[in-house]
RNA sequence: ACGGAGAGUUUGAUCCUGGCUCAGGACGAACGCUGGCGGCGUGCCUAAGACAUGCAAGUCGAGCGGGGCCCUUUCGGGGGCCCAGCGGCAGACGGGUGAGUAACACGUGGAUAACCUGCCCCGGCCACCGGGAUAACAGGCCGAAAGGCCUGCUAAUACCGGGUAAGCUCACGGCCCCGCAUGGGGCUGGGAGAAGAGGGGCGAUGGCCCCGGGCCGGGAGGGGUCCGCGGCCCAUCAGCUGGACGGUGGGGUAACGGCCCACCGUGGCGACGACGGGUAGCCGGCCUGAGAGGGUGGACGGCCACACUGGGACUGAGACACGGCCCAGACUCCUACGGGAGGCAGCAGUCGGGAAUCUUGCGCAAUGGGCGAAAGCCUGACGCAGCGACGCCGCGUGGGGGAAGAAGGCCUUCGGGUUGUAAACCCCUGUUGCCCGGGACGAGGCCGGUGCGGAGGGAAUGCCGCGCGGGUGACGGUACCGGGCGAGGAAGCCACGGCUAACUACGUGCCAGCAGCCGCGGUAAUACGUAGGUGGCGAGCGUUGUCCGGAAUGACUGGGCGUAAAGGGCGUGUAGGCGGCCCGGUAAGUGGAAGGUGAAAGGUCCCGGCUCAACCGGGGAGGUGCCUUUCAAACUGCCGGGCUUGAGUGGGCUAGAGGGCAGCGGAAUUCCCGGUGUAGCGGUGAAAUGCGUAGAGAUCGGGAGGAACACCAGUGGCGAAGGCGGCUGCCUGGGGCCUGACUGACGCUGAGGCGCGAAAGCUGGGGGAGCAAACAGGAUUAGAUACCCUGGUAGUCCCAGCCGUAAACGAUGAGCGCUACGUGUGGUGGGUAUCGACCCCUGCCGUGCGGUAGCCAACGCAUUAAGCGCUCCGCCUGGGGAGUACGGCCGCAAGGCUGAAACUCAAAGGAAUUGACGGGGGCCCGCACAAGCGGUGGAGCAUGUGGUUUAAUUCGAAGCAACGCGUAGAACCUUACCUGGGCUUGAAAGGCCGCUGGUAGCGCCCGAAAGGGCGUGAGCCCCGCAAGGGGAGGGCGGUACAGGUGGUGCAUGGUUGUCGUCAGCUCGUGUCGUGAGAUGUUGGGUUAAGUCCCGCAACGAGCGCAACCCCCGUCCCGUGUUGCCAGCACGGAAGGUGGGCACUCACGGGAGACUGCCGGGGACGACCCGGAGGAAGGUGGGGAUGACGUCAAAUCAUCAUGCCCCCGAUGUCCAGGGCUACACACGUGCUACAAUGGCCGGGACAGAGCGGACCGAACCCGCGAGGGGGAGGGAAUCGCAAAAACCCGGUCCCAGUUCGGAUCGCAGGCUGCAACUCGCCUGCGUGAAGGCGGAAUCGCUAGUAAUCGCGGAUCAGCACGCCGCGGUGAAUGCGUUCCCGGGCCUUGUACACACCGCCCGUCACACCAUGGGAGUCGGCAACACCCGAAGCCGGUGGGCCAACCCGAGAGGGAGGCAGCCGUCGAAGGUGGGGCCGAUGACUGGGGUGAAGUCGUAACAAGGUAGCCGUAUCGGAAGGUGCGGCUGGAUCACCUCCUUU
Repeated sequence: ACGGAGAGUUUGAUCCUGGCUCAGGACGAACGCUGGCGGCGUGCCUAAGACAUGCAAGUCGAGCGGGGCCCUUUCGGGGGCCCAGCGGCAGACGGGUGAGUAACACGUGGAUAACCUGCCCCGGCCACCGGGAUAACAGGCCGAAAGGCCUGCUAAUACCGGGUAAGCUCACGGCCCCGCAUGGGGCUGGGAGAAGAGGGGCGAUGGCCCCGGGCCGGGAGGGGUCCGCGGCCCAUCAGCUGGACGGUGGGGUAACGGCCCACCGUGGCGACGACGGGUAGCCGGCCUGAGAGGGUGGACGGCCACACUGGGACUGAGACACGGCCCAGACUCCUACGGGAGGCAGCAGUCGGGAAUCUUGCGCAAUGGGCGAAAGCCUGACGCAGCGACGCCGCGUGGGGGAAGAAGGCCUUCGGGUUGUAAACCCCUGUUGCCCGGGACGAGGCCGGUGCGGAGGGAAUGCCGCGCGGGUGACGGUACCGGGCGAGGAAGCCACGGCUAACUACGUGCCAGCAGCCGCGGUAAUACGUAGGUGGCGAGCGUUGUCCGGAAUGACUGGGCGUAAAGGGCGUGUAGGCGGCCCGGUAAGUGGAAGGUGAAAGGUCCCGGCUCAACCGGGGAGGUGCCUUUCAAACUGCCGGGCUUGAGUGGGCUAGAGGGCAGCGGAAUUCCCGGUGUAGCGGUGAAAUGCGUAGAGAUCGGGAGGAACACCAGUGGCGAAGGCGGCUGCCUGGGGCCUGACUGACGCUGAGGCGCGAAAGCUGGGGGAGCAAACAGGAUUAGAUACCCUGGUAGUCCCAGCCGUAAACGAUGAGCGCUACGUGUGGUGGGUAUCGACCCCUGCCGUGCGGUAGCCAACGCAUUAAGCGCUCCGCCUGGGGAGUACGGCCGCAAGGCUGAAACUCAAAGGAAUUGACGGGGGCCCGCACAAGCGGUGGAGCAUGUGGUUUAAUUCGAAGCAACGCGUAGAACCUUACCUGGGCUUGAAAGGCCGCUGGUAGCGCCCGAAAGGGCGUGAGCCCCGCAAGGGGAGGGCGGUACAGGUGGUGCAUGGUUGUCGUCAGCUCGUGUCGUGAGAUGUUGGGUUAAGUCCCGCAACGAGCGCAACCCCCGUCCCGUGUUGCCAGCACGGAAGGUGGGCACUCACGGGAGACUGCCGGGGACGACCCGGAGGAAGGUGGGGAUGACGUCAAAUCAUCAUGCCCCCGAUGUCCAGGGCUACACACGUGCUACAAUGGCCGGGACAGAGCGGACCGAACCCGCGAGGGGGAGGGAAUCGCAAAAACCCGGUCCCAGUUCGGAUCGCAGGCUGCAACUCGCCUGCGUGAAGGCGGAAUCGCUAGUAAUCGCGGAUCAGCACGCCGCGGUGAAUGCGUUCCCGGGCCUUGUACACACCGCCCGUCACACCAUGGGAGUCGGCAACACCCGAAGCCGGUGGGCCAACCCGAGAGGGAGGCAGCCGUCGAAGGUGGGGCCGAUGACUGGGGUGAAGUCGUAACAAGGUAGCCGUAUCGGAAGGUGCGGCUGGAUCACCUCCUUU
């Protein structure tokens, strides 16, 4: 030394840029709610609007005359009070306000040798002699009034004349001194000129004292004027100026001056911002800030300006005068209508305006002011009081104790929590309040009375000092002090989603509302409203407004410009800014020292006074500034001298599409002519328009014309940029290298200016082959004003002249210096080597790439910087509005340059990240396509759904992933729906209280039942003899409660679907990156696989994959009431029996397969190919198993569950109906359409299951369904049970049939309480559609598809569905271009709700602001002319006039006045313009606004890459032409670099 904090908001996330917003402080405030006391401050910011009433500036009798009244009187007079007048001083101060003013107005520092100064102080000198008037007053007259006129009288410190002149002034002369120019000062001579006033007291008579007067000099204080410097905005105000700038002379002033005038000259000011416009009083200070700065100028203090508006002068020391005058204007008032009066921006007060700002108070006691000799008078200055929480400061509303914690409130998971020691209650205190009492400081002076002392030569008054005595306070009986009373009278406001400290409940339901920003509210809202609680502050608390801060967001301190906003298109050069090396000088800048100033107040430090503080007093430091003097001389500047390295010149060499003009050349296109020749040509995705038999196209020859110059050609060269490309000549600019002769800083940059400046476009003239906006036609398309095609005009070309723009880009201004390397390339030197040219080494200039340090938000830049520094210029400051409008300048026009605002948004952006997506790319999978087989879509029927219908057709499921789904069984039940009939503590649960023996049970009646009613009527346990009591149980009543398939799957749990059995999803540590994040997981191989291998800043790990589990396939072992007679025995002949367990099989257990082996491939390896063996190979087949997650996916109706809702019903019971409806539509299936078939007859072979309210044999009956029957079987034993396709034989013969079986009729069977609505089956009859199915679409890769039957769950019954089982048993797969889905890498992105994304423009509607607009209205300033008040000045002055002069006078003179004339001149008038504002039919675009219309332009190659400039066309986005850019994806090629 005391000083600096940030946060929210753009994104899925990140970093950056950038705006918006918040937290802080302040206020002359206002508003809302609230309000106890005191102190000190403060209070019309708006209408400089208008003002009633009162007051705010008077005083002096000791300047003068007079009037009135009173006292006194010795009647001469004396005294007092009041009043106006003459006269003096003061009314120029004090007080108010901020309109005007951008100015020497203010601040600061100077100057005045260019000035003034009343009262006051000091010094000096003087005050002599005269004169004439006039107010008052009186008389008369006019007027309503205000006021005025005439006549008459009078005084002065009023007025006038004369004399005098130390000094003063002026002109002239002489001398001296000084100074910064003009000049200043002093002395002196003679000349001229200008003075005067008295009053009072004392004493008394030449006087003294006091107050005044005149002149001169000085002082103090005050003022005038001039100058340097400083402090607002607009350049869309760029030129301004006629007294303008200067000179000479004059006038004027206190004074300089063009201040004014005459004449002369033609100047003066301005980008260092003149002129114009807007705004504004300036400062000390005040607020804020770390500071620098920004904002501000209320109170207090200084200055200025103003005083109803405008103009003017008078008086005066001072004014152009707030409470003076004159004139004009507006307004108000009075009026007798003739005429007058007025000016609160003084204090109070009123009206008005406004969000808003006070008492018509007290007092001159203090301080200060005016007058006076003084007493004193006056003083709305001032001192006080009043009102207002307006601000600051202080105090209080009580203090201590007091429960595991009252009541009430609120919440609750019902346990409790919280309010909360808070209250009650107990003990205290007494600030404040109320009552009583005491009671100030502020008062010192002054005056009168009196005393003492003092100065002077000094008697008195007087003067100076001290004392005694007396009187004087608005505030105010206030502050303060004492006593008493008593917790008694005294708390609110805001907030509680984040920022930001403080949370729950209820209500509400995108409503009502909140909101500073982000944002809350659509049924569980910590965000709305209320309550409880909590946080914050507290007599306040919030809100609004304003300022600073945060904001480094205008960046001096302290920012930027490649892509975020921002480098001028390029050059040349003016002003300006900046500038190499050495020496000398100077001292402007700069630095040091000293002096002056920087008022006071304020701020700050110290000390002090009110009890503290606020407030106030004293002292100090400081005040970054300006001025003066002086010192220094490094740096900058200036002057002088020198130098060569910057710059330039010369000499030598040299490259080049540099520019201009002229000429020449060949290829090609087109056209014309001719030959040959014949039917097409052309064009496209495919076509058509078009051309062609009148001969095209093709081909050959000849000719015409215009434009452009293939190859060379290259991130090659040249140029400042635009740009420049055949060859030759001429003219011409610039550059590089070498050399080091010359000049000697001559340089760099460059606001303005000037020039150049692609394409398009414009004017005039020419030219016109090809191409080609517009246009036409043909296509495409929903349309196609486009993309494609056929034509085609401007134009493209030349000359001359305009235009002046661009993605004019390296999106990178110019110059200089410095800072690793490596590698290409163009030009030119040097070296080495060589016969020589290269190669090689090295220097300079240019042009690329890679890359270090460094920089960067990142991307990237990196000696060609975006690095490190310096200099100069240009430019930026959120997005939209808008490069628009208006104005100006330029242009023939098109248009260009310059360039806003209102309004609106909370963002708009840059880079990078992760995803997602692409009609981007690469690699790879999947019955994804393809190949193939069979289906669906057509028919009939079944079933589900939509729709419709209905009293109800209960509900849910909705693309894939709803639709033979929930439902693995709706006739009743189920059942949730409808109709109707009932019940209420309920159909079921458990608890409490009360009553009950008509309680259970039984019977009867009504009823469809449920239910209701009636009658009868016990038993059990305990006490008790009994009666009776208690209990269990039941009933009834009551109470809390039950119940709900009511709502919310968007409050949830659980469960499930789906991507997807896809190959993935992550973590730890490390590393990289500011970060999101990356790495790992990418890469090279490989796999079904993130499977494995190799590589690698990664190393590991987890969830997934695989494996482990189950089934099937081979073998083995174990066990055998099935199996086999395999071998033996019996046998009616059936593994039936004995016996056996080898086989089959069953059930357990195990073996086996691991790329293990061989060969080949693969860098190694993983692995792949082939082979051997094996029942089986390369995960053997199937199943189970579903990562992180996605779809607010599904389910509140399986269940559970929060919240909400119903409660004689949304609960519950019952009957009947419905869920089965049917003009339709869709999904899933079944059966078919037939001969690979149908039918008839005969014959053969499974597996897996199931069976006790069950499976049910044999046998009998029935054509059959089925019935009877019951053996056997809780089942490897019995049964269901026949398997069917198939095989054999027969028949049918291509027909709507011997196919097909719908539909309908009749007759039956079974289940069931019951088959009408609405079951299944059988027999007979009937015999429909249908002949293989449009667009489209599904499944399947092997024991699969297809085809055939069997079983099971549910179930009384009901199966074409579902879940299983086995039988028979294929075809095809070239391949990955395409469709769909997916994985990995990469790329683009304006997407992130993620392409079902985003988004553009017209049109329509509503609202808002705004431009233009025939005009209209108003304001401001100026100009020209007219008129011209007051007044100053000038002229005149015939009218008028006391002082002085002449004169006795009359009269005259001098001097002056009125009047008149003139210059100037306010207001006013006329006129044409300028600027600003308001308004305006209509009109232009713009902005905003949940769900409007048309299209699809842009973002992914956005489906025609986009964009820029320009031209043109079109409903619109936009299209097209020409030139340009990459800020274009993709593929291929070329080149360069890196690695190997």

Description: A computed fold for a 1540-nucleotide RNA from Caldinitratiruptor microaerophilus, annotated as small-subunit ribosomal RNA. Taxonomically the source falls in Caldinitratiruptor (Bacteria, Bacillati, Clostridia, Eubacteriales). Its mean pLDDT, the model's own confidence on a scale to 100, is 86.